[in-house]
RNA sequence: GACGAAAAGGCAAACCCGCCGCGAGGCGGGGACGCAAAGCCAUGGGGCCUCCAAGGGCCAGCCAGGCUACCGAAC
Numbered sequence: 001g002a003c004g005a006a007a008a009g010g011c012a013a014a015c016c017c018g019c020c021g022c023g024a025g026g027c028g029g030g031g032a033c034g035c036a037a038a039g040c041c042a043u044g045g046g047g048c049c050u051c052c053a054a055g056g057g058c059c060a061g062c063c064a065g066g067c068u069a070c071c072g073a074a075c
Stems, first nucleotide, its partner, number of pairs: 001075001003072002010035002015030006033061001039067003043064003046059005
């Protein structure tokens, strides 16, 4: 560098409770289906909400891309 064996440590889907939001959804607590970037960024695609539309918004645990990062078997 690439990769993902092991160990330590980390995150936390569904669901439940509380609060916020018209909503998608977010935050906190409980809880673990999973995750080697499930850390961060809405840049491209995609999905979703709102809206007559224009527009505005949400999802980084849908894919791609960008930035950063722990450990160290095999290669």
The RNA shown here (c-di-GMP-I-GGC riboswitch aptamer) has 75 nucleotides and comes from Actinotalea sp. M2MS4P-6. NCBI's taxonomy places the organism under Bacteria, Actinomycetota, Micrococcales, Cellulomonadaceae, Actinotalea.